[in-house]
RNA sequence: GAAUCCUUAAAAGCGCCUGAACUAUUUUCCGUUCGGAGGAAAGUAGUUGACGAGGAGGAGGGUUAUCGAGCACGUUCGGCGGAUACCUCCCGGUUGUUACACAUCUCAACCGAUAUGUUUAUUAUUCGAAAACGAAGAGGUGACUCUUUGCACAAGAAUAAAAACAAGAUGAUG
Numbered sequence: 001g002a003a004u005c006c007u008u009a010a011a012a013g014c015g016c017c018u019g020a021a022c023u024a025u026u027u028u029c030c031g032u033u034c035g036g037a038g039g040a041a042a043g044u045a046g047u048u049g050a051c052g053a054g055g056a057g058g059a060g061g062g063u064u065a066u067c068g069a070g071c072a073c074g075u076u077c078g079g080c081g082g083a084u085a086c087c088u089c090c091c092g093g094u095u096g097u098u099a100c101a102c103a104u105c106u107c108a109a110c111c112g113a114u115a116u117g118u119u120u121a122u123u124a125u126u127c128g129a130a131a132a133c134g135a136a137g138a139g140g141u142g143a144c145u146c147u148u149u150g151c152a153c154a155a156g157a158a159u160a161a162a163a164a165c166a167a168g169a170u171g172a173u174g
Base pairs, nucleotide, nucleotide: 014081015080016079017078019077020048021047022046023045024044025043026042027041028040029039030038051068052067053066057090058089059088060087061086091112092111093110094109095108096107102174103173104172105171106169117165118164119163120162122161123160124159125158126157127156133150134149135148136147137146138145139144
């Protein structure tokens, strides 16, 4: 130093890098002022490779799994893995109505302890980013990386109001 095994920790625009691009260096070729500047190819070693918001009842399945910002000639490209999406089952909540009320059970629908609704790009109020950009530094030959600080701007969410529209048991027991 490598391989194998065991243990621990870390996270979801999360982790990783073999394509690609870029940097350094060596060699070969072209060029040549004869190692000019430079260019091409190959080797070795590095760098880049998603900016936040949102999202978890349990188990299994599962990969092209939500929203916007930025860039947009160009990599937030491409690839691999994973993940709270989604599906099934179980558990749970709410609604449903039999003349009425309550409790339990079954059935159905929608959901997930923030736990039945839908529509209006409605109105009002409140909440709501980071990268970017600027400034100041640190590390590295370099490509680049990290820290501090200033300044914004989304999608959307909540509450209230108004208007309109639904679906869903001709259920059972007490």

Model confidence (mean pLDDT): 76 of 100. GlmS glucosamine-6-phosphate activated ribozyme aptamer from Terrihalobacillus insolitus, 174 nucleotides, folded computationally. It matches the Rfam family "glmS glucosamine-6-phosphate activated ribozyme aptamer". For this family Rfam cites "Control of gene expression by a natural metabolite-responsive ribozyme" (Winkler et al., Nature, 2004). Rfam links the family to the GO terms catalytic activity and regulation of gene expression. By type it is a riboswitch.